[in-house]
Molecule: transfer RNA
Organism: archaeon CG10_big_fil_rev_8_21_14_0_10_43_11
RNA sequence: GGGCUGGUGGCGCAGUUGGUAGCGCGCUGGCUUCGCAAGCCAGAGGCCGCGAGUUCGAACCUCGCCCAGUCCA
Numbered sequence: 001g002g003g004c005u006g007g008u009g010g011c012g013c014a015g016u017u018g019g020u021a022g023c024g025c026g027c028u029g030g031c032u033u034c035g036c037a038a039g040c041c042a043g044a045g046g047c048c049g050c051g052a053g054u055u056c057g058a059a060c061c062u063c064g065c066c067c068a069g070u071c072c073a
Stems, first nucleotide, its partner, number of pairs: 001072007010025004019056001027043005049065005
């Protein structure tokens, strides 16, 4: 320098026929208990690496850039 994969709540991931983002763990409150844990219920928390473009509409398509991993030189 080039190819490929990935970059989504605190963490691990899903969402790829474009239609306003979901699961598990964790966190907060409640129920339960003498208390704790477990269990059950409810809730907070991200607008999707950054910028631009296409579109009525983009996490999802296109272009550029950044970061991580991997392969080639």